[in-house]
Order: sequence, then C1' cells, then structure tokens
RNA sequence: GGAGUCAACCAGGCAAUCGCGUUCCUGCUUGGCAGGGCCGAGGAAAGUCCGAACUCCGCAGGGCAGUGUGCCUCGUAACGCGAGGGAGGGGCGACCCUACGGAAAGUGCCACAGAAAACAUACCGCCCCGCGAGGGGUAAGGGUGAAAAGGUGCGGUAAGAGCGCACCGCGCUGCUGGUAACAGCGGCGGCAGGGUAAACCCCACACGGAGCAAGGUCAAAUAGGAAGGCGAUUCUCGCAAGAGAGAGAGGGCGGCCCGUCCGAUGCCUUCGGGUAGACCGCUGGAUCCCGCGGGUGACUGCGGGACUAGAUGAAUGAUUGCCGCCUCCGGCUUCCGGGGGAACAGAAUUCGGCUUACGGUUGACUCCGAUC
Repeated sequence: GGAGUCAACCAGGCAAUCGCGUUCCUGCUUGGCAGGGCCGAGGAAAGUCCGAACUCCGCAGGGCAGUGUGCCUCGUAACGCGAGGGAGGGGCGACCCUACGGAAAGUGCCACAGAAAACAUACCGCCCCGCGAGGGGUAAGGGUGAAAAGGUGCGGUAAGAGCGCACCGCGCUGCUGGUAACAGCGGCGGCAGGGUAAACCCCACACGGAGCAAGGUCAAAUAGGAAGGCGAUUCUCGCAAGAGAGAGAGGGCGGCCCGUCCGAUGCCUUCGGGUAGACCGCUGGAUCCCGCGGGUGACUGCGGGACUAGAUGAAUGAUUGCCGCCUCCGGCUUCCGGGGGAACAGAAUUCGGCUUACGGUUGACUCCGAUC
C1' cells in the first nucleotide's frame, strides 16, 4: 500500500426568527383568547415472522386429531431468540455455515446411464478344462453412475475375495476427562451393503381462543317492532309468595369425543328500525442513566438518580447564519481558499427478538506485496 474478517458508535451540532401538538402557570372581555415554562418521530418507527404483558370469552378439565420446536449447557417474563461449548462442513487464514433426535419399528423413493441401485448383479476382463462350440470359478482390475459386496497395504490363491493379517472404518463394551453433548485410551467381534426423514413415519418437549378495530363508562335516539319454529307448563312442602327435586329446546368452552357450565317472562332463525357522540384504555414501564460487585459470555446483584410524544383525519416543521463530516479542484501544504454532497426512512397499546433497507466514523485481527 492492497485485499478481507469480526465488532462498536453516530444518524449532524449551536443560535435566531416564524409556525404546530400535549401539559403546567399567569392574566383577561372565561364559546375562548393572550403571554410564558418543560417536553415532542427510529435504529430500523418498516415486515407482521415469533414470544409475551394486558383485555375479554359461563369456571377454559381429560383424550384424539392438529401445529410448532429438535446436539449439550446456561440466560431470559418467554421464545422458533441470545451466549458459551460439541460434532460435521467451507476457507491459505482471521473466521463463517448447519432444517444438528431416530435409517436395528415400519412403509416409500434413488430418474437417466449401467449387467445390476437389493430377494443384488456379471457387460468387458482374469484363471481352469476343451481342437472348437462351449462349460466351470471369480468380483481384485476396467466401464456406467452422485453412489456398485467398506478403504489401504501385505500374504495367500489356478485366478481372486476379510480368505488370513496390520492399520483405518463400523458395532458392542470397559476405564479416564468433562455438569453434558462428546473426546481420548483399551478389549471383543469379520461386520446388520449405502443414501434419503427440508419423504410418510417413530421419539422427546411445548401449545385454550380472539385481539386495543381487545375491552370499559357515560350520554342520546328508535319501534319494550313484526313473522316463523322448538320447548316447558311434572312432583313435594307451603294459605300465598316462594323454595327444593326432576325434566329440559337451544347455546358456550379453537376442530371432534367425553365432561362441564348457562338455560324457561326461555331459546333459535328471518325481516325491519335507531345510534356511530364524549371519555377511559393511552403511557411510571419485564423503562432508562450512573457507580460498585459476580460471571468466559449472554446476563445479573446492590446502591443512587431521572420521567423523556400520546396525536385522533391524525402535531413533532420551515428559513437564515456559523461550525462539523464526506468528496473534488487549486495553492505559499502542522494549513488556507473555492465548488458540490449527505442514505434508509415517520410513532398510533406496549415490550423482548428475528428479518429486510441503508450513509458515515472508529477499533481489533488475517492474508498478499514492497521498503527499511
């Protein structure tokens, strides 16, 4: 100097003038207006993909189906998220990726090519017998393919083959280390041919539903409207009112079953009419900042401090000046002057994540080249 990898931070600052919104104070001619104070859109507010807080559903229980997650440990309110580790894979490397339980429960699939892709096979080849046709043996070599009786080597054989041996692989198992996933060392066994579960499936764990247009209060208005269907009108006590028991149409509990709850001035269906206003929910939070500890880390304990939008057809803005940042040009080059530029993008119940879009600055590390 170049090429990369990982991470952190910012998203311009200050001032003036004018203009908006909530809220507080003061005053006034108190339908309201004027003056003044504090505060006022993000790292993603986006996507609506996960998880919750909160609210409601007639007590939300059991089972089946369904959906989701899927190595281990930890973190968290929780998660499909984060941290640290293990295994496998990629990269010269810094580092990165993983839809990472099970193929000895079962079923399915592996196109084409090839002899054969599992009830495995013998195309070429090699060896033996034979004049030959042909017969027998073989799966080491070659071919096809993503993948072909586990791989390499030695021995052995007519030629070969785990046929035998050594090492590796695979299965079972012991010891050691580790919380664990796993790793290392050893023993036994010639060994169930491979792949695929982001195929069906099996296993483990989790899951009630709907959502701030949730939900609640107040006010107002209309027609306590019309039609149809189902069902009850039983028993006991009681003067009665009423109480208890039974029966029970229909309805609720994500789909189905069981179960359970409501239920007689009841319930269901259809037609028709009125209202759409105001207020709450609505921002004090699993919140933020600082300090001291614990932890490899995510994170967490203790102490102190702060209050930082709540609009409702939807405010949070515009102009000017100076400074800062990036870039280009020129020069008298610790700096000066001039020109240009500044991305992605706007809260609407809130929070923790993930994903996507995007301008700039800084730090650490890796590799390559040159020079000293």
About this RNA
Bacterial RNase P class A from an Acidobacteriota bacterium, 372 nucleotides, folded computationally. It is recorded under the gene name rnpB. RNAcentral holds the sequence, with entries from ENA. It matches the Rfam family "Bacterial RNase P class A". Rfam's curators write: Ribonuclease P (RNase P) is a ubiquitous endoribonuclease, found in archaea, bacteria and eukarya as well as chloroplasts and mitochondria. The family's RNA type in Rfam is ribozyme. Model confidence (mean pLDDT): 78 of 100.